[in-house]
Context: one part of a larger RNA
RNA sequence: AGACGGGGAUCCGCACAAGCGGUGGAGCGUCUGGUUUAAUUCGACAGUAAGCGAGGAACCUCACCAAGACUUGACAUCCUCUGACAACCCUGGAAACAGGGCUUUCCCGUCAUUCGACGGGACAGAGUGACAGGUGCUGCAUGGUUGUCGUCAGCUCGUGCUGUGAAGUGUUCCGUUCAGUCGGGUAACGAGCGCAACCCUCGCCGUGUGUUGAAUUUCUCACACGGGACUGCUCGCGCAAGCGAGAGGAAGGCGGGGAUGACGUCAAAUCAGCAUGGCCCUUAUGUCUUGGGCUACACAGGCGCUACAAUGGCUACUACAAAGGGUUGCCAACUCGCGAGAGGGAGCCAAUCCCGAAAAAAGUAGUCUCAGUUCGGAUUGAAGGCUGCAAUUUGCCUUCAUGAAGCCGGAAUCGCUAGUAAUCGUGGAUCAGCCAUGCCACGGUGAAUAUGUUCCCGGAUCUUGUACU
Numbered sequence: 001a002g003a004c005g006g007g008g009a010u011c012c013g014c015a016c017a018a019g020c021g022g023u024g025g026a027g028c029g030u031c032u033g034g035u036u037u038a039a040u041u042c043g044a045c046a047g048u049a050a051g052c053g054a055g056g057a058a059c060c061u062c063a064c065c066a067a068g069a070c071u072u073g074a075c076a077u078c079c080u081c082u083g084a085c086a087a088c089c090c091u092g093g094a095a096a097c098a099g100g101g102c103u104u105u106c107c108c109g110u111c112a113u114u115c116g117a118c119g120g121g122a123c124a125g126a127g128u129g130a131c132a133g134g135u136g137c138u139g140c141a142u143g144g145u146u147g148u149c150g151u152c153a154g155c156u157c158g159u160g161c162u163g164u165g166a167a168g169u170g171u172u173c174c175g176u177u178c179a180g181u182c183g184g185g186u187a188a189c190g191a192g193c194g195c196a197a198c199c200c201u202c203g204c205c206g207u208g209u210g211u212u213g214a215a216u217u218u219c220u221c222a223c224a225c226g227g228g229a230c231u232g233c234u235c236g237c238g239c240a241a242g243c244g245a246g247a248g249g250a251a252g253g254c255g256g257g258g259a260u261g262a263c264g265u266c267a268a269a270u271c272a273g274c275a276u277g278g279c280c281c282u283u284a285u286g287u288c289u290u291g292g293g294c295u296a297c298a299c300a301g302g303c304g305c306u307a308c309a310a311u312g313g314c315u316a317c318u319a320c321a322a323a324g325g326g327u328u329g330c331c332a333a334c335u336c337g338c339g340a341g342a343g344g345g346a347g348c349c350a351a352u353c354c355c356g357a358a359a360a361a362a363g364u365a366g367u368c369u370c371a372g373u374u375c376g377g378a379u380u381g382a383a384g385g386c387u388g389c390a391a392u393u394u395g396c397c398u399u400c401a402u403g404a405a406g407c408c409g410g411a412a413u414c415g416c417u418a419g420u421a422a423u424c425g426u427g428g429a430u431c432a433g434c435c436a437u438g439c440c441a442c443g444g445u446g447a448a449u450a451u452g453u454u455c456c457c458g459g460a461u462c463u464u465g466u467a468c469u
Stems, first nucleotide, its partner, number of pairs: 001469002003466003007463007015453002019416005026306008034297002042053002064292007073131001077130002079127005088101005106121006133281002136279003142275002144270003147266001149264001154193006160169003173184003199258004204227007230252001233246005308409001312368006324355003329348002334343003375406001380401007422445007
């Protein structure tokens, strides 16, 4: 100087408390451990792994397993020779591929009447070796990127001063702030990276523009550019910084949200995104193909969905959104089907047309009357639909039937302070389809509580102790 303390002082945070809703019990979905397996590819492991990489595992993906094949190779550059290549048909085969048949004889430039000759280029085949190739190992050799402490308020430097020196001072103190924010004081005076501001978005107003939008010069809406909030004004406290109250105002003291992550810590994560040193494989640890596997199942854990019902279930009627996506696409009207869906074909490269008929909770009326039920929907059977070369392993959806566990969950534990929690639907990425209840976004309805900092957890500053560094 640090680090640590079941030392002290001060302060902060959904940290506790006060509240609301959950998880832990059930069924199912998904991930992980374990076990099993020919293989169940690999990585991630307290917080900071476990709906994570994966924003789509039937084939492909694919790295794993079995079997069948290839060896300058599926891909790149160079050299030599030959030739257009390809497509189609037959045989064998699970295919990859192998054998045969048929057909065809590339383009450009120069010379040349033509036949042709020379040179170059693309593609294919054969050969040769340099090489290719490796999701093989090492994240404890690395770059890059990322998580976490933590959006916590800290981390440092120059000169000066103090100290033999390591070092200290500044950065401590007194106030204040979300903040090392600012003020006062001060052997310090300044400065840098952080904080804040500058950026985006939402809320108010003005101006301009106006198609596809606006029942049409207003308004609404959309886009663009400006204005607006600064403790500016008043009162009180205070040396000041600032704090409390008020006015005006759409908005008040950082107005809400986002982006933005200092010096560093964890030899944290990633060689399987990519790049890359070293090592290893080279008729195989490379490459192709078919099939299987990643979807197994006594069990254990994580995260979710649906429930256990009357603040509810069912039936009928009736309102009100926002934000997105669409040409290999979104797909209207109409017809058929109980339905999934099929036929159909208008419109739209979209403020125009479509997804989208309809938001759903809410409201109105009726019914059920506390029951394993008109709750709950697992499981199973039958019949169908769709995507796709192909749904057996292993897809989604529909209808009918079936109707399991479950009556609010032990110890323990999680989230949330306002348009938040809770609850209700809607869209998108990926994507042929989809195991999405996931993720990311959008709006609708819309609370309760915070007296406070003793305690639990994490953190900050100063101080103290130490046989630690």
Annotation: A computed fold for a 469-nucleotide part of an RNA from a Candidatus Moraniibacteriota bacterium, annotated as small-subunit ribosomal RNA, 3' major domain. The coordinates come from a structure-prediction model, not an experiment, and the mean pLDDT is 82. Lineage of the source: Bacteria > Bacteria candidate phyla > Candidatus Moraniibacteriota. It matches the Rfam family "Bacterial small subunit ribosomal RNA".